[in-house]
Parts: sequence; structure tokens; C1' cells
RNA sequence: GUUCCCGAGGAGCGUUGCAACAGGCUUUCGCCUGCCAGGCUCGGGAAUCGCGAACGACAACGGCGCUCUCGCUCG
Repeated sequence: GUUCCCGAGGAGCGUUGCAACAGGCUUUCGCCUGCCAGGCUCGGGAAUCGCGAACGACAACGGCGCUCUCGCUCG
């Protein structure tokens, strides 16, 4: 680095719908329907591939609208 699993990123409601997924159609390309705003980042573990440092500190975000919680500042 890749794949999978787990945890975290305060809590909810409504809504749109891309990708993925499911179903249907289609010679193919694709189309339709459904579902859908943690699919992102960080940490831990396993497997695997590469590289080569020894020092350890912790976050930044998530369409649109609304509500609650928490912290700071001003009135």
C1' cells in the first nucleotide's frame, strides 16, 4: 500500500437522489424499478505485497432544511 473485520468521529427528524447493491427488460450498449447522504477519515486487528525510519503527537470532514445536546465569544 491492498483486502476483510472491529471501534470512533454528540443525538435525531424530514427530503432529493449519484455510485454501489437487488429485481426486471435488453443480441449488445444500456434502460426501468426499489433501496439509498459514513460510500469518507482516523485508530486497532488479520492476511498479503513492497519499502526502510525509531521519534511519538493526535484530527479534519459528511447534499438541503429543521430540532436537541456540548464548548467558546458577544449582547